[in-house]
Molecule: transfer RNA
Organism: Nannocystineae bacterium
């Protein structure tokens, strides 16, 4: 350059077209302890960007951004 993959809360991760979009950490609030930590409730935070298709898209199709793999170039 070309081909494939990946994009989801602060981090990591799930998510066979209809979920109040789940999970772990972290985070805030209480309970528990003389105190901390540990447990235990609860709560806040998330689908990279723009088009489309669709009754309906985090999921499916395109462009674009960004990362990663590979394969050429590198006279």
């Nucleotide at each position: 350059g070309g081909c494939c993959c990946c994009a989801u809360a602060g981090u990591c991760u799930a998510g066979c077209g209809g979920u109040u979009a789940g999970g772990a950490c972290g985070c805030c609030g209480g309970c528990c302890u003389c105190u901390c930590a540990c447990g235990c409730c609860g709560g806040a935070a998330u689908c990279c960007g723009g088009g489309g298709u669709u009754c309906a898209a985090g999921u499916c199709c395109c462009c674009g951004u960004g990362g990663g793999g590979u394969c050429a170039c590198c006279a």